Notes:
Predicted 3D model of a 264-nucleotide part of an RNA (large-subunit ribosomal RNA, domain VI) from a Pirellulales bacterium. NCBI's taxonomy places the organism under Bacteria, Pseudomonadati, Planctomycetota, Planctomycetia, Pirellulales. Rfam family: Bacterial large subunit ribosomal RNA.
Context: one part of a larger RNA
RNA sequence: CGCACGAAACUUGAGGAGGUUCUUCUUUAGUACGAGAGGAUUUAGAUGGACGUACCUCUGGUGUGCCAGUUGUCGCGCUAGCGGCACGGCUGGGUAGCUAUGUACGGAAAGGAUAAACGCUGAAAGCAUAUAAGCGUGAAGCCCUCUCCAAGAUUAGGUUUCGUAGCAAUUUAUUGCGAGAGUCCCCUGGAAGACCACCAGGUUGAUAGGCCGUAUGUGUACGCGCAGCAAUGCGCUCAGCUAAACGGUACUAACGGACGAACG
Numbered sequence: 001c002g003c004a005c006g007a008a009a010c011u012u013g014a015g016g017a018g019g020u021u022c023u024u025c026u027u028u029a030g031u032a033c034g035a036g037a038g039g040a041u042u043u044a045g046a047u048g049g050a051c052g053u054a055c056c057u058c059u060g061g062u063g064u065g066c067c068a069g070u071u072g073u074c075g076c077g078c079u080a081g082c083g084g085c086a087c088g089g090c091u092g093g094g095u096a097g098c099u100a101u102g103u104a105c106g107g108a109a110a111g112g113a114u115a116a117a118c119g120c121u122g123a124a125a126g127c128a129u130a131u132a133a134g135c136g137u138g139a140a141g142c143c144c145u146c147u148c149c150a151a152g153a154u155u156a157g158g159u160u161u162c163g164u165a166g167c168a169a170u171u172u173a174u175u176g177c178g179a180g181a182g183u184c185c186c187c188u189g190g191a192a193g194a195c196c197a198c199c200a201g202g203u204u205g206a207u208a209g210g211c212c213g214u215a216u217g218u219g220u221a222c223g224c225g226c227a228g229c230a231a232u233g234c235g236c237u238c239a240g241c242u243a244a245a246c247g248g249u250a251c252u253a254a255c256g257g258a259c260g261a262a263c264g
Stems, first nucleotide, its partner, number of pairs: 001152001005163007015149004021049002024046003033038001051106005059100004066093005071086006111143002117137004166177005182259004186202005207253003210249005217241002223236005
């Protein structure tokens, strides 16, 4: 830009892409077969490998703005307590998120037309013959079935819902403003994201930050008291602190602006 009014949703599926994998065990059955050795077709069930998709409840990993311990040194006048630097100084753990080696699920079943192959009826050719007319069975293959994309499928599809004509000026059929379903810019953000897009919100508000509470993690803070010559231990104390999590709360920031449809 188009899809002959403007919008917002939900869809159909022409067409396209992907997947449709393999082993082992049990049963049928030590059966059929075979002198024996050996050893099935088939049926039903189970397990696993690889691959794929999703997820983080569990098991783990990471987790450089969480917690604790600790070495050296410097600083805060000193002590105590803290902070800086040394690979995050080192060490032990670890929330959210992201993850696999973790968890869950998948390949199926059914239908149609067929290939090889096997048949029914049946003449030409009194017989025979699956074929000449006619009718069947039949594959991981084909068309569907399963998943995804998809109306620029210009043959541009379908359904639902929402939305209009006010004021002024005259060249009297045009112009300029305004309203209008809705949309965009802008702003606050996101388990969305390269950008864009998408999604949640913009005071009629919980969108982010802050604050409050909870959870989680760490593991018993500082200070004081008691015991001990002291190192240190015990009590107040399952304390103190606590990121990205959950719930609440307008304290802070979401200000402001534009486009937008009926006579082609």